[in-house]
RNA sequence: AGGGGUAUAGCUCAGUGGUAGAGUGCAUGCUUUGCAUGUAUGAGGCCCUGGGUUUGAACCCUGGCACCUCUA
Numbered sequence: 001a002g003g004g005g006u007a008u009a010g011c012u013c014a015g016u017g018g019u020a021g022a023g024u025g026c027a028u029g030c031u032u033u034g035c036a037u038g039u040a041u042g043a044g045g046c047c048c049u050g051g052g053u054u055u056g057a058a059c060c061c062u063g064g065c066a067c068c069u070c071u072a
Stems, first nucleotide, its partner, number of pairs: 001071006010024004018055001026042005048064005
């Protein structure tokens, strides 16, 4: 310098155009003398950012930031 990839909940990751999910963690209740385990419920993300396409975008196109990787 050029090519490719990733970005979604605190963390690890799903989600191929129609109101955003799981595991784990967190809070609360039950269980226990108490803790752990188990179990139920709940909180928590306008999906990295700007723009475009579309009736409708996390998803398609595109500029940018960050990170990973390949080539020189």

RNAcentral holds the sequence, with entries from GtRNAdb and Rfam.
Transfer RNA from Canis lupus familiaris, 72 nucleotides, folded computationally.
The organism belongs to Canis lupus, within Eukaryota.
Its Rfam family is "tRNA". About the family: Transfer RNA (tRNA) molecules are approximately 80 nucleotides in length.